A computed fold for a 90-nucleotide RNA from Thiorhodococcus minor, annotated as Glycine riboswitch aptamer. The prediction has a mean pLDDT of 82. Taxonomically the source falls in Thiorhodococcus (Bacteria, Pseudomonadota, Gammaproteobacteria, Chromatiales).
RNA sequence: UCACGUCCCACGGGAGAGACCGGCCAUCGGCCGGCGCCGAAGGCGCAACACCGCCCGGAAUCGCUCAGGCAAACGGACCGUGGGAAUAUC
Numbered sequence: 001u002c003a004c005g006u007c008c009c010a011c012g013g014g015a016g017a018g019a020c021c022g023g024c025c026a027u028c029g030g031c032c033g034g035c036g037c038c039g040a041a042g043g044c045g046c047a048a049c050a051c052c053g054c055c056c057g058g059a060a061u062c063g064c065u066c067a068g069g070c071a072a073a074c075g076g077a078c079c080g081u082g083g084g085a086a087u088a089u090c
Stems, first nucleotide, its partner, number of pairs: 006085008018035001020034006036070003042066001043064003049057001
């Protein structure tokens, strides 16, 4: 000095699954209980990994569904565009 990488911000795109049943309330909605579901906030788990055994490490859009969600709204991994910050390598 600088990212094709990392982080942050803004805008745009962005799936899935009961507008379920019952009760209560200040009733366009909220809370509690129940059953049924979804997975793309977050969280947890794991393979290969030179040879034998043990330990450690070991990824996800895979699995689990704790959490979250199942009309709209909000949220939403991830993608695109723009901007910003720091720092590798050099």